[in-house]
RNA sequence: CUCAUCCAGAGGGGCAGAGGGACCGGCCCGACGAAGCCCCGGCAACCGUGCGUGAUCUUCUCUUCGUCCGUCGUGACGCGAGGCCGUUCGCGCAGCUGGUGCCAACUCCGGCCCGGGGAUUCCCCGGGAAAGAUGAG
Numbered sequence: 001c002u003c004a005u006c007c008a009g010a011g012g013g014g015c016a017g018a019g020g021g022a023c024c025g026g027c028c029c030g031a032c033g034a035a036g037c038c039c040c041g042g043c044a045a046c047c048g049u050g051c052g053u054g055a056u057c058u059u060c061u062c063u064u065c066g067u068c069c070g071u072c073g074u075g076a077c078g079c080g081a082g083g084c085c086g087u088u089c090g091c092g093c094a095g096c097u098g099g100u101g102c103c104a105a106c107u108c109c110g111g112c113c114c115g116g117g118g119a120u121u122c123c124c125c126g127g128g129a130a131a132g133a134u135g136a137g
Stems, first nucleotide, its partner, number of pairs: 001137006011040005019029003023111004041103003046099002048096001049094007057086001059083004065078004069073001107131001112128007
């Protein structure tokens, strides 16, 4: 930089000792112990792996049929039918001693734009962007 996802899910202990929720505003969490580090546990299924399945390509086999041949065949080509292994792509399943990630609140809510509704500069609802996080490249 590109693409995908972000209303689901999952916490105990030890050390430590005042912050944390990216930023800004709000609102929260925190001495009934924040950040950070360690141990154990869990969630999820992005990548990987395994299994199943569909398509695809390569290849092989068969043949009603069609075409071709100074060759009339156990022939070549085409259509069609079928098959093992494999390629590529998709779908489903498994948590799998693999690689990450995550385990308060929808990414906690809003911030910028558009639409709808109610109201004196405010509120509600919906959609999209930006930013951020994670994964893969």